A computed fold for a 111-nucleotide RNA from Prosthecochloris sp. CIB 2401, annotated as SAM riboswitch aptamer (S box leader).
The sequence is in RNAcentral, with records from Rfam and Ribocentre.
Taxonomically the source falls in Prosthecochloris (Bacteria, Pseudomonadati, Chlorobiia, Chlorobiaceae).
The prediction has a mean pLDDT of 82.
It matches the Rfam family "SAM riboswitch aptamer (S box leader)". Its family is annotated with regulation of gene expression in the Gene Ontology. About the family: The SAM riboswitch is found upstream of a number of genes which code for proteins involved in methionine or cysteine biosynthesis in Gram-positive bacteria.
RNA sequence: CUGUCAUCCAGAAAGGUGGAGGGACUGGCCCUGAGAAGCCUUGGCAACCGUCACGUUAUCGUGAGCGGUGCCAAUUCCAACCCGGACCGCAGGAACGGGACAAGAUGAUGG
Numbered sequence: 001c002u003g004u005c006a007u008c009c010a011g012a013a014a015g016g017u018g019g020a021g022g023g024a025c026u027g028g029c030c031c032u033g034a035g036a037a038g039c040c041u042u043g044g045c046a047a048c049c050g051u052c053a054c055g056u057u058a059u060c061g062u063g064a065g066c067g068g069u070g071c072c073a074a075u076u077c078c079a080a081c082c083c084g085g086a087c088c089g090c091a092g093g094a095a096c097g098g099g100a101c102a103a104g105a106u107g108a109u110g111g
Stems, first nucleotide, its partner, number of pairs: 001111008013042005021031003026079003043072003048068003051064005076103001081099004087093002
């Protein structure tokens, strides 16, 4: 860098450092000098993999939270593609609703 599979409306922040950005991209809408990103420390959430316990025995379920990741504004912040659509309207927009999937993120496992 890339393939496959699973999940993505729940949950969880303080301090130090730093000094202007951040929320992937695009549009929107937000966060931010009452201090952004990054880095460090401590804490927490969760339960993907391992481990352990119990039950079950092609295996699976429940629990623990010890190890490896992950995560700790807003549903992946919303939209994006397709369909419907109150309403406004010359064109064309559009609250809202439904359905897919791309993209992205994380894990597990391959190349």